[in-house]
Context: one part of a larger RNA
RNA sequence: AGACGGGGACCCACACAAGCGGUGGAGCAUCUGGUUUAAUUCGACGAUAAGCGAGGAACCUUACCAAGACUUGACAUCCCGAGAAGAUUCCCGAAAGGGAAUUGUGCCGUUAGGAACUCGGUGACAGGUGCUGCAUGGUUGUCGUCAGCUCGUGCCUUGAGGUGUUCGGUUAAGUCCGUAAACGAGCGCAACCCUUGUCAUAAGUUGCAUUUUUCUUAUGAGACUGCCGGUUUUAAAUCGGAGGAAGGUAAGGAUGACGUCAAAUCAGCAUGGCCCUUAUGUCUUGGGCUACACAGGUGCUACAAUGGCCAGUACAAAAGGCAGCCAAGGGGCAACCCGGAGCUAAUCCCUAAAACUGGUCCAAGUUCGGAUUGAGGGCUGCAACUCGCCCUCAUGAAGCUGGAAUCGCUAGUAAACGUGUAUCAGCAAUGGCACGUUGAAUCCGUUCCUGGGUCUUGUACU
Numbered sequence: 001a002g003a004c005g006g007g008g009a010c011c012c013a014c015a016c017a018a019g020c021g022g023u024g025g026a027g028c029a030u031c032u033g034g035u036u037u038a039a040u041u042c043g044a045c046g047a048u049a050a051g052c053g054a055g056g057a058a059c060c061u062u063a064c065c066a067a068g069a070c071u072u073g074a075c076a077u078c079c080c081g082a083g084a085a086g087a088u089u090c091c092c093g094a095a096a097g098g099g100a101a102u103u104g105u106g107c108c109g110u111u112a113g114g115a116a117c118u119c120g121g122u123g124a125c126a127g128g129u130g131c132u133g134c135a136u137g138g139u140u141g142u143c144g145u146c147a148g149c150u151c152g153u154g155c156c157u158u159g160a161g162g163u164g165u166u167c168g169g170u171u172a173a174g175u176c177c178g179u180a181a182a183c184g185a186g187c188g189c190a191a192c193c194c195u196u197g198u199c200a201u202a203a204g205u206u207g208c209a210u211u212u213u214u215c216u217u218a219u220g221a222g223a224c225u226g227c228c229g230g231u232u233u234u235a236a237a238u239c240g241g242a243g244g245a246a247g248g249u250a251a252g253g254a255u256g257a258c259g260u261c262a263a264a265u266c267a268g269c270a271u272g273g274c275c276c277u278u279a280u281g282u283c284u285u286g287g288g289c290u291a292c293a294c295a296g297g298u299g300c301u302a303c304a305a306u307g308g309c310c311a312g313u314a315c316a317a318a319a320g321g322c323a324g325c326c327a328a329g330g331g332g333c334a335a336c337c338c339g340g341a342g343c344u345a346a347u348c349c350c351u352a353a354a355a356c357u358g359g360u361c362c363a364a365g366u367u368c369g370g371a372u373u374g375a376g377g378g379c380u381g382c383a384a385c386u387c388g389c390c391c392u393c394a395u396g397a398a399g400c401u402g403g404a405a406u407c408g409c410u411a412g413u414a415a416a417c418g419u420g421u422a423u424c425a426g427c428a429a430u431g432g433c434a435c436g437u438u439g440a441a442u443c444c445g446u447u448c449c450u451g452g453g454u455c456u457u458g459u460a461c462u
Stems, first nucleotide, its partner, number of pairs: 001462002003459003007456007015446002019409005026301008034292002042053002064287007073125001077124002079121005086103007107114002127276002130274003136270002138265003141261001143259001148187006154163003167178003193253004198221007224247001227241005303402001307361006320349002324343002329338003368399001373394007415438007
């Protein structure tokens, strides 16, 4: 100087408390461990792994396994020889691959040859999702959006080092004010950026009903403790008030200091070294990644009457659309099919559910709950057996609110309700990311638990 303390003082945070809703019990979905397996490819492991990489495993993907094949190779450059390229047919084969036959002559040209492509050959080489994240770059998680981390000069100390950065106030903040052997500065904080909320102006088609208005787009205004009062050191600031759409950071986002964990990633990519080279490379078919005594994580659906079912009737936002979105009309109980209008989109398409009104059920393993299984269909796709989704009928399991324990959340938030989208032929999406609709309770406290910050104290630790 640090680190640590079941030392002290002060301060902060959904950290506790006060509340609301969950998880832990059930069934299922998904991930992981374990076990099994020819293979169940690999990585990630407290917080900071486990609906994570994967924003889509039937084939492909695919890295794994079995079998069958290839060896200058699926891909790149160079050299030599032959032929344009290409097209068609036959045999073996699951395909890859192997073997044979026919046809065909283009472009530029100085008539040597060349360009592109194919085949054969030689070797330089290709190739490797093989190992090492403890050789690395880049990127990322975390402490933590915590308020810290440093430097120059000066001063102090024998020196390591200290001071500044302490102290008194104050703040979300090393934020600001005052003090002080310090005076300044940098990276952080804040501001500058984006979105939402108010108003003005301008322009509007595809939007609005014709102008007003809504809406869209753009440019501006507006909030600064600016004004008033109290407190305070006449400071910084804080409390209350006015006006205002908005008030003290208006709300949300983006933004992550010096560093920590030899944290994560050689499988996104790049890359040193090592290793393989008729195989650890490449191709194909099939299988596997979907297994299942069990254990853990994250979720969905429920256990019902604030409800289930039936009928009627309203109200969004944000996205997306040409190998696409798909209207009207018709068929089917339905999934879906036929059909073909419109739309390269403020033009056309896609568009809610909870809510509300009426009826029914009457406390029951039920008109709750929907697992599981049987049968019949639909869709995508070469192909749904392993292993897709959807519809209809039948079946109708566990489950009556969940032990110890544990998680999220402070306002348009939690909770509830539906909608869209990326990936994508299809889909195992109950996941991720967005969008709106309905819309609470509680906290005016810091004793305790957890994490963190500043100062100080002790130390047999560095």

Predicted 3D model of a 462-nucleotide part of an RNA (small-subunit ribosomal RNA, 3' major domain) from a Candidatus Peregrinibacteria bacterium. Lineage of the source: Bacteria > Bacteria candidate phyla > Candidatus Peregrinibacteriota. It was read from a public genome assembly.